[in-house]
Context: one part of a larger RNA
RNA sequence: UGACGGGGGGCCGCACAAGCGGUGGAGCAUGUCGCUUAAUUCGACGCAACGCGAAGAACCUUAUCCAGGGCUUGACAUCCUGUGACACCCAUAGAAAUAUGGCUUUCCCUCGGGACACAGUGACAGGUGCUGCAUGGCUGUCGUCAGCUCGUGUCGUGAGAUGUUGGGUUAAGUCCCGCAACGAGCGCAACCCCUGUCUUUAGUUGCCAACAGGUAAUGCUGGGGACUCUAAAGAGACCGCUGGUGACGAGCCAGAGGAAGGUGGGGAUGACGUCAAGUCCGCAUGGCCCUUAUGCCCUGGGCUGCACACGUGCUACAAUGGCCGGUACAGAGGGAUGCCAAACCGCGAGGUGGAGCCAAUCCCAAAAAGCCGGCCCCAGUUCGGAUUGCAGUCUGCAACUCGACUGCAUGAAGGUGGAAUCGCUAGUAAUCGCGAAUCAGCAGGUCGCGGUGAAUACGUUCCCGGCCCUUGUACA
Numbered sequence: 001u002g003a004c005g006g007g008g009g010g011c012c013g014c015a016c017a018a019g020c021g022g023u024g025g026a027g028c029a030u031g032u033c034g035c036u037u038a039a040u041u042c043g044a045c046g047c048a049a050c051g052c053g054a055a056g057a058a059c060c061u062u063a064u065c066c067a068g069g070g071c072u073u074g075a076c077a078u079c080c081u082g083u084g085a086c087a088c089c090c091a092u093a094g095a096a097a098u099a100u101g102g103c104u105u106u107c108c109c110u111c112g113g114g115a116c117a118c119a120g121u122g123a124c125a126g127g128u129g130c131u132g133c134a135u136g137g138c139u140g141u142c143g144u145c146a147g148c149u150c151g152u153g154u155c156g157u158g159a160g161a162u163g164u165u166g167g168g169u170u171a172a173g174u175c176c177c178g179c180a181a182c183g184a185g186c187g188c189a190a191c192c193c194c195u196g197u198c199u200u201u202a203g204u205u206g207c208c209a210a211c212a213g214g215u216a217a218u219g220c221u222g223g224g225g226a227c228u229c230u231a232a233a234g235a236g237a238c239c240g241c242u243g244g245u246g247a248c249g250a251g252c253c254a255g256a257g258g259a260a261g262g263u264g265g266g267g268a269u270g271a272c273g274u275c276a277a278g279u280c281c282g283c284a285u286g287g288c289c290c291u292u293a294u295g296c297c298c299u300g301g302g303c304u305g306c307a308c309a310c311g312u313g314c315u316a317c318a319a320u321g322g323c324c325g326g327u328a329c330a331g332a333g334g335g336a337u338g339c340c341a342a343a344c345c346g347c348g349a350g351g352u353g354g355a356g357c358c359a360a361u362c363c364c365a366a367a368a369a370g371c372c373g374g375c376c377c378c379a380g381u382u383c384g385g386a387u388u389g390c391a392g393u394c395u396g397c398a399a400c401u402c403g404a405c406u407g408c409a410u411g412a413a414g415g416u417g418g419a420a421u422c423g424c425u426a427g428u429a430a431u432c433g434c435g436a437a438u439c440a441g442c443a444g445g446u447c448g449c450g451g452u453g454a455a456u457a458c459g460u461u462c463c464c465g466g467c468c469c470u471u472g473u474a475c476a
Stems, first nucleotide, its partner, number of pairs: 001476002003473003007470007015460002019424005026315007034306002042053002065301007074124001078123002080120005089102005106115003126290002129288003135284002137279003140275001142273001147186006153162003166177003192267004197235007207224002211222003238261001241255005317417001321376007333364003338357002343352003383414001388409007430452007
């Protein structure tokens, strides 16, 4: 100087408390351990691994992970020599890769050659092989915590101290005052984006108040720019004003005005560093290793195995509910070998169909909870839907291993969950549906979007984490 203390003082955070809803019990989904297996590829392991890399494992993906069949200048790149097409299509063998045969046959050109393909030769290619404890880059975490440092000066033999401590204040090393310090940098804040109010400009594909026309009905038409909206530019919030308080300061409290009040709400933004944290399987890269194989191609299998154990979720256990009928109101997205309307067929998944739309125009599209009416009457039930049988639909070369969905039948556990444990302070929790990425197909996951919409916070003694000062130390 740090680190640590079941030392002290001060302060903060959904840290506790006060509340609301969960997890832990059940069934299923998913990840992991373990076991099994020819193989169940690899990585990730307290917080900060475990719906994580996977924003899509039937083949492919895929990673020789396993069994088998093949190739050896190679699936890919550059150079050299030779040849002229290669490919497509057909036949045969084969599980395919591939092999053999048939068919057909060049392009550019400055005539040197070049493009492409095949054959040969070696230089080389190739490796998701090892080392994240050789590395770059990127990321997680402490933590959006308020800290981390420097120059000069001063003090100290020195390590170092001071500044950065102190008194107030703040979300903040934020600001004020004081002070052997005076300044400065990286952080904080602000500048950026979204959202909340208003104004101006603009008016189609959006809108429809007044006027006119028209329909069974509809901004449907003429028209209009008022309104909504769209999207660009501005205004607006600064403790600016008033009162109180404070040290006449920084600030704090209350009030007015205001759409908004003391950082208005949300996002992006992550200092010096810590964990030899994570990643050599995104990529790059040193070293090591393989080179008729640890490279490459293919078929099939595996990654989906199941006595168990754990994490994360979904659905429930019902009446604030379930079922049936009717009827409202979103936002944000996506859509060319795409989104797919009407109509028709089918109980349905879906099929036929073909209008429109490169989309403020058309389509996906129905929002759901809600509201109105009816049934159920507390029961393992008209709760719950696992499991299984049969029959189907769709995608795809192909749904056996191993897809999603539909119909009929079947109806399991489950009666609110021990010890323990998690999230959340407001348009939040809870609850309800919608969209997108990935994607042929597959969403209970992820990332977004809106609808309905609470309760509680006395307080900081305690638990956890963090910040500042101080103290002890045989630790560094």
Molecule: small-subunit ribosomal RNA, 3' major domain
Organism: Candidatus Poribacteria bacterium